[in-house]
RNA sequence: GGGCCCGUGGUCUAGUGGUUAUGACGUCGCCUUGACAUGGCGAAGAUCGGGGGUCCGAAUCCCUCCGGGCCCA
Numbered sequence: 001g002g003g004c005c006c007g008u009g010g011u012c013u014a015g016u017g018g019u020u021a022u023g024a025c026g027u028c029g030c031c032u033u034g035a036c037a038u039g040g041c042g043a044a045g046a047u048c049g050g051g052g053g054u055c056c057g058a059a060u061c062c063c064u065c066c067g068g069g070c071c072c073a
Stems, first nucleotide, its partner, number of pairs: 001072007010025003018056001027043005049065005
């Protein structure tokens, strides 16, 4: 330098065009215990990497940039 893949709560992750973005772990509160752990119930937590475009509608499709990974030279 060229090609391909990935970027979504603190972490990991589902969602590949349609109303309010899924789940797990973690965090917080309550219940349970003499106390802790486990367990149960609930809550908070997301610029969907940035910008632009297409579309009635974009996390999803297109362009560009940024970051990471793999392969080739």